[in-house]
RNA sequence: AGCUUAAUUCGGCCUAAUCUCGAAACGAGAGCGGAGGAACCAAUCAAUUGGGGUUAAUUUUGUACACAGUACAGAAGGGAUGAGAAUGCUCUUUCGCCAUCCUACCCGUCAGCUAACUUCGUCGGCUAAAGCGAAGGAGGUC
Numbered sequence: 001a002g003c004u005u006a007a008u009u010c011g012g013c014c015u016a017a018u019c020u021c022g023a024a025a026c027g028a029g030a031g032c033g034g035a036g037g038a039a040c041c042a043a044u045c046a047a048u049u050g051g052g053g054u055u056a057a058u059u060u061u062g063u064a065c066a067c068a069g070u071a072c073a074g075a076a077g078g079g080a081u082g083a084g085a086a087u088g089c090u091c092u093u094u095c096g097c098c099a100u101c102c103u104a105c106c107c108g109u110c111a112g113c114u115a116a117c118u119u120c121g122u123c124g125g126c127u128a129a130a131g132c133g134a135a136g137g138a139g140g141u142c
Stems, first nucleotide, its partner, number of pairs: 011127004018030004031122006041112001050110001051107004058076008078102005089139009
């Protein structure tokens, strides 16, 4: 001096999952999310082929197996990210293409929508890798 690994801090990302007060609390708020729940509307035949909910995360093809499913590979559908610096006056939104990545859980025979009302959550995980083009909005300057 370089490379690799681990940890910490700052920054960034997914997610509703952040912030404030309090010495703390099996504390309280604000914000952001979810569920139940009239009339009207819908449904009006179902009722074990059970049914339903959260999430972007469902449907399907092939092979194998402990065969209601699980594993691997693929397809369709849906979702996320693409930073910083420099240039462009500053900030920001949307679209297209390209690349990479992407489920798990819960209720317990029961719930359509749903004002009032009732009620619950505010976890966890990732990060040294990162493209190209187009169309707007707001502000500023001349």
Predicted 3D model of a 142-nucleotide RNA (c-di-AMP riboswitch aptamer (ydaO/yuaA leader)) from Mesobacillus zeae. Its mean pLDDT, the model's own confidence on a scale to 100, is 79. The organism belongs to Mesobacillus, within Bacteria. Of the family's consensus pairs, 92% are formed in the model. It matches the Rfam family "c-di-AMP riboswitch aptamer (ydaO/yuaA leader)". About the family: This family represents a conserved RNA structure found upstream of the ydaO and yuaA genes in Bacillus subtilis and related genes in other bacteria.